The part of an RNA shown here (small-subunit ribosomal RNA, central domain) has 350 nucleotides and comes from a metagenome.
Context: one part of a larger RNA
C1' cells in the first nucleotide's frame, strides 16, 4: 500500500462554529471533456503465451499468430454522474400561538451555620483520640443568653428529575440574553450533511496584577503511632480555595461508544407539550411528538453485553490504530511570563 479495525483487546479529536474539499431530495428539458459502444492509427524488436519448424533431445535458435488491459483521432448512445435551464415539497429554514427548564450574564436581597469581637450569667475545666499528648483556659475558657462584624456556601424541595455543544449549571427577585419542545396553518424552495487547516469555548490545579480571607487547607511547625513514619490520627497553619481583569488549554474532558440521515418486534417507568374519551370538575382510560431510564426479540458480539437513545441493517464525511518496553520521551519547530502544552522519532531490547 491493498486491507482489517476503533464500548472493555492498539485505536473517536474535550466540545462546538465553520473556509476549502468530499457527498447530496423529487420531476421535466437541453448538453456531452465523466461513463459506455464502434471504427481507424499507434502501441519497435527481443521477451511472455499458443501453433509449427531447425541443431540426434533439451537448453538454445527460426517462422507465424495472439497479447500489448494504454494513448490519439473520429462516429455514435444519453440511463447514471456533471453542467445549463425550468418546476416541485417530503430535507432545511421562516412566520404565528403556547407551556417547561439549576441554559448564560449582571445588579439587588435573604435566612441557617462556622469563626471572631463586645457585654451578661457562671466556674474549672475544655478540646481531642483507639488511647493520649501537643493546644485553649483562673489575665475567666468550654457551656449559655443578647448584640455586632465578615467571608464563603445555599439544608428541606431533590427525583437513573430538568437545562446546556461539551466543560458544566441548584437560596430569592429584577433586567438583558441563547437554545430546545409542542400545536395548527401559511410562506421560502434543496437554501442540505460532514468538515483537513482555522476560530471560539473549555473542570480542577497552576501563573500575572490588584483586592478579599469566615471555614477548609498543599507546603511547613508541633503532638502521637511505629523498628523507622519525610504518612495514615491529632493541634496549629501559609499559598490556594472567593472577586475583577489577563494567561494557561490539560483530565478516567467517560456513555472509555465522532457527527448526520434512513430503516428494523415489543413491554414498562418518568419529564415537557398536545389529541380523543370521560366527568360538575380534577383524576382514570386510549393515543401522538420530543427527551430521559429499565427489561427484552431479531440481528450483532471473542465474550461481557448492545438491542428504535444500537455495539443491528445501510449511506456520507471527518478523526484515529497497526506487538510490548524505550516514550507521549529526545531532537527540531510552534505557542507560553513560567510551569509546561502541541507536533513527534530512533538506537537498543523482549
Nucleotide at each position: 500500500u491493498u486491507g482489517g479495525g476503533c464500548g472493555u483487546a492498539a485505536a473517536g479529536g474535550g466540545c462546538a462554529c465553520g473556509c476549502a474539499g468530499g457527498c447530496g431530495g423529487u420531476c421535466c428539458u437541453g448538453u456531452c471533456a465523466g461513463u459506455c459502444a464502434g471504427a481507424u492509427g499507434u502501441g519497435a524488436a527481443a521477451g511472455c503465451c499458443c501453433g509449427g519448424g531447425g541443431c540426434u533431445c533439451a537448453a538454445c535458435c527460426c517462422c507465424g499468430g495472439a497479447c500489448g488491459u494504454g494513448c490519439a483521432u473520429u462516429u455514435g448512445a444519453a440511463a447514471c454522474a456533471g453542467c445549463a435551464g425550468g418546476a416541485c415539497u417530503u430535507g432545511a429554514g421562516u412566520a404565528u400561538g403556547g407551556g417547561a427548564g439549576a441554559g448564560g450574564a449582571a445588579a439587588g436581597g435573604g435566612g441557617a451555620a462556622u469563626u471572631c469581637c463586645u457585654g451578661g450569667u457562671g466556674u474549672a475545666g475544655a478540646g481531642g483520640u483507639g488511647a493520649a499528648a501537643u493546644u485553649c483556659g483562673u489575665a475567666g475558657a468550654u457551656a449559655u443568653c443578647a448584640g455586632g462584624a465578615g467571608g464563603a456556601a445555599c439544608a428541606c424541595c431533590g427525583g437513573u428529575g430538568g437545562c446546556g455543544a461539551a466543560g458544566g449549571c441548584g437560596c430569592c427577585u429584577u433586567u438583558c440574553u441563547g437554545g430546545a419542545c409542542c400545536a395548527a396553518u401559511a410562506c421560502u424552495g434543496a437554501c442540505g450533511c460532514u468538515g483537513a487547516g482555522g476560530u471560539g469555548c473549555g473542570a480542577a490545579g497552576g501563573c500575572g496584577u490588584g483586592g478579599g480571607u469566615a471555614g477548609c487547607g498543599a507546603a511547613c511547625g508541633g503532638g502521637a503511632u511505629u523498628a523507622g513514619a519525610u504518612a495514615c490520627c491529632c493541634c496549629g497553619g501559609u499559598a490556594g480555595u472567593c472577586c475583577a481583569c489577563g494567561c494557561a488549554g490539560u483530565a478516567a474532558a467517560c456513555g472509555u461508544u465522532g457527527u448526520a440521515u434512513g430503516c428494523u418486534a415489543g413491554g414498562u417507568g418518568u419529564a415537557g407539550c398536545g389529541g380523543g374519551u370521560a366527568u360538575u370538575g380534577a383524576c382514570c382510560c386510549c393515543u401522538g411528538c420530543u427527551g430521559u431510564g429499565c427489561c427484552g426479540c431479531a440481528g450483532u458480539u471473542a465474550a461481557c453485553a448492545c438491542a428504535u437513545u444500537a455495539a443491528g441493517c445501510a449511506u456520507a464525511c471527518c478523526g484515529c490504530c497497526u506487538g510490548g518496553g524505550g516514550a507521549g520521551u529526545a531532537c527540531g519547530g510552534u505557542c507560553g511570563c513560567a510551569a509546561g502544552a502541541c507536533u513527534a522519532a530512533a538506537a537498543c531490547u523482549c

It matches the Rfam family "Bacterial small subunit ribosomal RNA".